[in-house]
């Protein structure tokens, strides 16, 4: 520090996600050691069992233990006991009296059991955190000081005795002691009460003093002793604590009111002390939009996590307060407690019980069960530190001090180090050559930290005590630990996640929108770097992932540091209350604000600097720091306040016009309808086009009266008024407002507004009127698949008034008021001055409104731009992704309709905002093209050709499907082809390379056997070369790489090719514009077949395209003359046939030739059109090739190549026969027709281009009616051949299913070919079907074109109504772009981008 994700692409708003950091955590996987630290977050659930608060015997009495030692009885000693002193002068031993020490201790009594330890249920509260206060208070134990301890008393536990009960635990009698208990004496100080003095605070009041009275103490223990530990009393002191207040402490208003001892005053009472703490009484307070009350959730701080900071979550381990101890009350004791291991009562659960009654409270250590995802050992010692009792030793201490268990956390060490290429083997992968694991391993060398063996071996321990002083001496739970030293051996110690972007890391192989994966976006539908799983790579490592939860990136709650015209966001407007803010002097205060001092802001933590365990985590010592608060001493500029000025804001006051401001009463006239009467006839009326209405009963229409509602033409205007909805004939009344002029009062009275109040278009509501016209609803006619609609006749409410509701609108400038200050220019309205004029008016200027335009500035841009969206300030309202939803539900308000408040569960990555480039529009504007129109001719009707569906089949092979498939691959399916089916074979192969071996041939041709046939058997016939080793080369057998596939995939490709479209476009470079996608250029004005050219022009060049270059063609030269031709000459069989020319015709080469060059007019003087001259040709002469960036995952794997995949005795090969030629039907698409422009027949051996011709074109002659046959001259071709029809002229036929049409069918033939049944094409005779020009529809064509007429040619044995060529004959018609289709260019809308065949709503 950022990044992914809305879009074709782009800027922005926005949300979503990630990337860091933590954690009392869990959960998968894995696991070597040691250190520090940590560990029930859940059920304040229940607890078995042990501990966890006792000591004093120097306060008492008693009562045991073993001693001493003594009083009495009693025994009475041998070779004796024996401390070697001693005992018959009584020894030993027992019993007993008395006493002494010493232990032990249930009781009485002291002192602790208010600390230590839990653990967070309550509690939003003076609880707690900082800082005060107490003149309203207490403090045991401990310190300091003074004084003081005299005498006496009555009792009672303990024990005994009797006695109740299961127990637990009592009862009555007796008897005794204290440091227990009760009086009296003493009374220094206190302390109270009255009378004095002094002095000082902060209101009650505090402090010293002198008098008087009054009440009120004690307790002994040890010591020989000296003395020493207690007791009393009062100051003080320290240390604990109660109590009071400031200011700070979560969310909800869809919780707006609470409150009765409440709030306060008297008086007494209770406390240690102050208080309504509690009573009696009186007074109605008191708290609350600065959020009371109620409701949720919460133990507070130090700190801890995060962050740059501010902040924002958190309250575990450590500390500091507080609350609780099963749940609720309650007080006793006692300095302290309403007491966790006391009590007493209620309740709820456990347990015991003889059922009568009784016993419990682990939120202490440890432990159990239960809950949970989840949390340890029923360990050791008081050695240390520390606490409780004692004088003391000592006791006692689940505080603590260790130690167990857990990778839960931090910290540190290791799993070795060196050398090593044959780059080993394995493994992957691969284009087969290689690459990669990888110097890793193996091997040589070395070292030994950790674990494991051995030996040694600490510190924590001085202190208290022993009476003092020297001196000595004792005490370890941890633990034989930390630490050291030696041998030994690389031997024992590496996993987890990741690898498509974000985000370091890439390949294979399996799956095939399946399994799966995912934090977002998103992967996977047969070539997955995203699934699995290997292989290789990256991270972190004794841990790695993954959930959860907090912070942060989010500036995405914005104080630091956000918006609200169009992305969410300005209230419909206005007047005002509380708030907030606020002109210009002057002087005081000192609340804010500043400064400088004190106090405090524990201690540890955190930051620096040291210092100790080998680092380090940890621990320790110094400093900083804790940004706070209170005090105090100072400044006085701002703010704030006080007081005094002022006039520039605001406001009054005269004094002028402008005005659809309001509200009211009256008034007009044109229209509309009605009604009445007249004239006057058949329709009106609506509409695209009708119909319904109306009208002969007299309509409209047209004249005259009259009736009544409503709204005011022309003036009228981005023109006035007004807060805002809004206001429009004309008059009068009555009233607000601005707006100018004057400068004469006031003297900051201002500005903005949370609630509140008022006003607020329609439509709707309620009451009562009116009611012409319009008109929801409604009926009715149309339209329409339907039309509960657009459209037409009708029509009630409703539009009007009065009066009283409604409170909303795109209530919009989508833009709140308010004030300053910031280039201009040009309109318009109402004022005012000056100038200059008679006037109209003209210029200049000022102040109010109201419009464009526009620089700066803003702005994501569009745009805003003195009337700001600009540049500040001030004060209100909104806003925080998209849907749910302005919806639910509560609450206000309203007659209702309904309005105002206004959620969340779910769910989506996205929703939006400007702008771009497209595409597209049943938008515009311009242009084009047989696109339409003008025409000619077809197609759709008929039979038949063919080709596609479809349907059948053993196959009916396979592809092509809108245009751009369907007489299209196929320029030719009887077999073959062939790719389909039956059936049969063959299995290294029908074809290719490579090995062996064996043969000497193979092929070719003959010939036999055998099959449907190929395959199969057999026969004949049969090598070259030599250096004599051998080679070749052939052909059969053998074995495996390997052949072969018209098998899949055109959505894996190449390449080809079709199409938009031969349409005039599509681009770039370097500038300039924009944030930016882009844009400009390329747009505009002409013009053009054309982005062709010419002008302009922030553009200037350029590419591919377009034209030109190429070919044929049309004219004309010139070269050259075999074949070709014949003007002239000559010969001639009269045929260019020969001689001869090559003059033209032709051929083929090489040239000219047209470029708007020449006049004229338009046009801008250009480009360029239109005309003309000239010319074979005139403005591109005609035609062909020749297709820009691209688009349709457009054809095509079956031309061919080619990735992958599948087959391999078959999906490969050969063969025989069939099929591709099926046939209720549909469709394209050609041919032929339906007739007189015509059909027959004859004439004229009428006139052509262009091709082809050797397995070939075939003439002439003869045969046959003909197909053809025979027959062979010429010819590898400007030489021969093939080789014309329509047309012209004559003649019939005369509108007919015909002398038109020729299908179908019969016989008979003919050629091709092994072979025409399936299934070829001709011929002749004969039959003679639909068919009389074709419905909706729809095709082609613009001149040598259409129509028409014949002719050649690939393919081919044969086989054309197809295809490709040629040529004869040869028209019509284009006013003209409104529409139909298609295409350009510009410009507008867009919620489309897969791009209108979109997208999207609804049921």
């Nucleotide at each position: 520090a950022g990044a992914g994700u809305u879009u074709g692409a782009u800027c922005c708003u926005g949300g979503c996600u990630c990337a860091g950091g933590a954690u009392g955590a869990a959960c998968g996987c894995u696991g070597g050691c040691g250190g520090c630290g940590u560990g029930c977050u859940u059920a304040a659930c229940a607890c078995a069992u042990g501990c966890a608060a006792g000591u004093c015997g120097a306060a008492c009495g008693a009562a045991g233990a073993a001693g001493a030692g003594u009083u009495g009885a009693a025994u009475g000693a041998g070779a004796g006991c024996u401390u070697c002193g001693g005992c018959a002068g009584g020894a030993u031993u027992u019993c007993u009296u008395c006493u002494c020490a010493u232990c032990u201790u249930a009781g009485u009594g002291g002192c602790g059991g208010a600390c230590g330890g839990g653990u967070g249920a309550g509690u939003a509260a003076c609880g707690u955190g900082u800082g005060g206060g107490c003149a309203a208070c207490c403090u045991g134990c401990c310190c300091u000081a003074u004084a003081c301890u005299g005498g006496g008393g009555a009792a009672u536990a303990a024990u005994c005795a009797c006695u109740g009960g299961a127990a637990a635990c009592g009862g009555u009698g007796a008897c005794u002691a204290a440091u227990a208990c009760c009086g009296c004496a003493u009374g220094u100080c206190a302390u109270c009460a009255c009378c004095g003095g002094a002095g000082g605070g902060c209101a009650u009041c505090c402090u010293c003093u002198g008098g008087u009275g009054a009440a009120a103490a004690a307790a002994g223990g040890a010591g020989u002793a000296a003395u020493u530990c207690g007791g009393u009393a009062u100051a003080g002191g320290a240390u604990g604590g109660g109590c009071c207040c400031g200011c700070a402490u979560c969310u909800g208003a869809u919780u707006a009111g609470c409150u009765a001892g409440u709030u306060g005053g008297u008086g007494a009472g209770a406390u240690a002390a102050c208080a309504g703490c509690c009573c009696a009484c009186c007074a109605a307070g008191g708290c609350g939009a600065c959020g009371a009350u109620c409701a949720g959730u919460a133990g507070c701080c130090g700190a801890c996590c995060u962050g740059a900071g501010a902040g924002g979550g958190u309250g575990a381990u450590c500390g500091g307060c507080c609350a609780c101890a099963u749940u609720g009350g309650g007080a006793c004791u006692g300095a302290g407690a309403c007491a966790c291991g006391g009590c007493c009562c209620a309740a709820a659960c456990u347990c015991c019980u003889a059922c009568g009654g009784g016993a419990g409270g682990c939120a202490g250590c440890a432990g159990u069960g239960g809950g949970g995802a989840a949390u340890a050992u029923u360990g050791c010692a008081c050695a240390a530190u520390g606490g409780g009792g004692g004088a003391a030793a000592c006791c006692c201490u689940g505080a603590u001090g260790c130690a167990g268990c857990g990778a839960c956390g931090c910290c540190g060490c290791g799993u070795g180090a060196g050398u090593g290429a044959a780059g080993a083997a394995g493994u992957a992968u691969u284009u087969c050559g290689g690459u990669a694991u990888g110097u890793a391993a193996a091997g040589c060398u070395c070292u030994a930290u950790c674990a494991g063996c051995a030996g040694g071996g600490a510190a924590g321990a001085a202190a208290a005590a022993u009476a003092a002083c020297c001196a000595a001496a004792u005490u370890g739970a941890c633990u034989g630990u930390a630490c050291c030293u030696g041998a030994c051996u690389a031997a024992g110690a590496a996993g987890c996640c990741c690898c498509g972007g974000c985000u370091a890391a890439c390949u294979a192989c399996g799956u095939g929108c399946c399994a799966g994966c995912a934090g977002c976006c998103g992967c996977g539908g047969u070539a997955a770097u995203a699934c699995g799983u290997a292989g290789g790579g990256g991270g972190c490592a004794a841990g790695c992932g993954u959930u959860a939860u907090c912070c942060g990136g989010a500036u995405u709650u914005a104080c630091u540091g956000g918006g609200u015209g169009u992305a969410a966001a300005g209230g419909g407007a206005g007047c005002g209350u509380a708030g907030g803010c606020g002109g210009c002097g002057g002087a005081g205060c000192a609340a804010g604000u500043c400064a400088g001092a004190u106090g405090u802001g524990a201690a540890a933590g955190c930051c620096c600097g040291g210092g100790g365990c080998u680092c380090a985590a940890c621990c320790u010592c110094g400093g900083g720091a804790c940004u706070g608060c209170a005090u105090u001493u100072g400044a006085a500029a701002c703010u704030g306040u006080u007081c005094u000025g002022c006039u520039a804001g605001a406001g009054u006051a005269u004094c002028g016009g402008a005005g659809a401001g309001g509200c009211a009463a009256g008034u007009g006239g044109a229209a509309u309808u009605c009604c009445u009467a007249g004239u006057g006839u058949a329709g009106c009326g609506g509409u695209g086009a009708a119909a319904u209405g109306c009208g002969u009963a007299g309509a409209u229409a047209u004249u005259a009266g009259g009736a009544g509602g409503a709204a005011c033409a022309c003036c009228a205007g981005u023109g006035g008024c007004g807060a805002a909805g809004g206001c429009g004939g004309c008059u009068u009344g009555c009233u607000g407002g601005a707006c100018g002029g004057u400068a004469a009062c006031u003297g900051a009275c201002g500005c903005u507004g949370a609630g509140g109040c008022u006003c607020g278009a329609a439509a709707g509501c309620g009451u009562g009127g009116g009611g012409a016209g319009c008109a929801a609803a409604c009926a009715g006619g149309a339209u329409u698949a339907g039309a509960u609609a657009c459209c037409c006749u009708g029509g009630u409410a409703g539009u009007c008034c009065a009066c009283g509701c409604c409170g909303u609108a795109a209530a919009c400038g989508a833009u709140g008021a308010a004030u300053a200050c910031u280039a201009g220019g040009u309109g318009u309205c109402g004022g005012g001055g000056c100038a200059c004029a008679a006037a109209a008016g003209u210029g200049c200027u000022u102040c109010g409104g109201u419009g464009c335009c526009g620089c700066a500035g803003c702005u994501a841009a569009c745009g805003c731009a003195a009337u700001a969206a600009g540049u500040a300030u001030u004060c209100c309202a909104c806003c925080u992704g998209g849907g749910g939803a302005g919806u639910a539900c509560g609450u206000u308000c309203g007659c209702a309709a309904g309005a105002a408040u206004g959620a969340a569960a779910c769910u989506c990555a996205a929703a939006g905002g400007a702008a771009u480039u497209g595409a597209c529009g049943g938008g515009g504007a311009c242009c084009c093209g047989c696109a339409c129109a003008a025409g000619c001719g077809g197609u759709g009707g008929a039979g038949c050709a063919u080709g596609u569906g479809g349907u059948u089949u053993a196959a009916u092979u396979c592809g092509a499907c809108g245009c751009a498939a369907c007489g299209c691959g196929a320029a030719g399916a009887a077999c073959c082809u062939u790719a389909c089916c039956a059936g049969a074979u063959c299995u290294u192969g029908a074809c290719a390379u490579c090995c062996c071996a064996a043969u000497g041939a193979c092929c070719a041709u003959c010939c036999g056997g055998g099959c449907a046939a190929c395959g199969c058997c057999g026969g004949a016939c049969u090598c070259c070369c030599u250096u004599c080793g051998g080679g070749g080369c052939a052909u059969u057998g053998g074995a495996g790489a390997c052949a072969g596939g018209u098998g899949g995939u055109g959505c894996a490709u190449g390449g080809u090719u079709g199409u938009c479209g031969u349409c005039a476009g599509c681009u770039c470079g370097u500038g300039u514009c924009g944030u930016g996608a882009g844009a400009u250029g390329u747009u505009g004005g002409g013009u053009u077949a054309a982005g062709u050219c010419c002008c302009g022009c922030a553009a200037c060049g350029a590419g591919c395209g377009c034209a030109a270059c190429c070919c044929c063609u049309a004219u004309c030269u010139u070269u050259a003359g075999u074949a070709g031709c014949c003007a002239g000459c000559a010969u001639u069989u009269c045929g260019g046939a020969u001689g001869g020319g090559c003059a033209c015709u032709c051929u083929a080469g090489a040239g000219a030739g047209a470029c708007u060059g020449c006049c004229a007019g338009g046009g801008a003087u250009a480009a360029c059109c239109u005309g003309g001259a000239g010319g074979a040709a005139g403005g591109c002469g005609g035609g062909g090739a020749c297709g820009a960036c691209g688009u349709c995952a457009a054809a095509u794997c079956a031309u061919c190549a080619u990735g992958c995949c599948c087959c391999u005795u078959a999906u490969g090969u050969c063969c025989u026969g069939g099929g591709c030629u099926a046939c209720a039907c549909a469709c394209g698409u050609a041919a032929u027709a339906c007739a007189a422009u015509g059909g027959c027949c004859g004439u004229c051996a009428a006139c052509a281009a262009a091709g082809g011709g050797a397995a070939g074109c075939a003439a002439a002659g003869c045969c046959g009616c003909g197909a053809g046959g025979u027959g062979g001259a010429g010819c590898a071709a400007a030489c021969c051949c093939c080789c014309a029809a329509a047309a012209a002229c004559g003649g019939u036929c005369u509108c007919a299913g015909u002398u038109c049409g020729g299908a179908u069918u019969g016989c008979a033939g003919g050629c091709u070919g092994c072979a025409a049944c399936u299934c070829g094409c001709c011929u002749g005779c004969a039959u003679g079907a639909a068919g009389c020009u074709g419905g909706a529809a729809u095709u082609g064509c613009u001149a040598g074109u259409a129509a028409u007429c014949g002719u050649g040619g690939a393919u081919c044995a044969g086989c054309a109504u197809g295809c490709c060529a040629c040529g004869g004959u040869g028209a019509a018609u284009a006013c003209g772009u409104u529409c139909c289709c298609g295409g350009g260019c510009c410009u507008u809308g867009c919620a489309c981008a897969c791009a209108c065949c979109g997208c999207c709503c609804g049921u």
Small-subunit ribosomal RNA from an uncultured bacterium, 1403 nucleotides, folded computationally. Rfam family: Bacterial small subunit ribosomal RNA.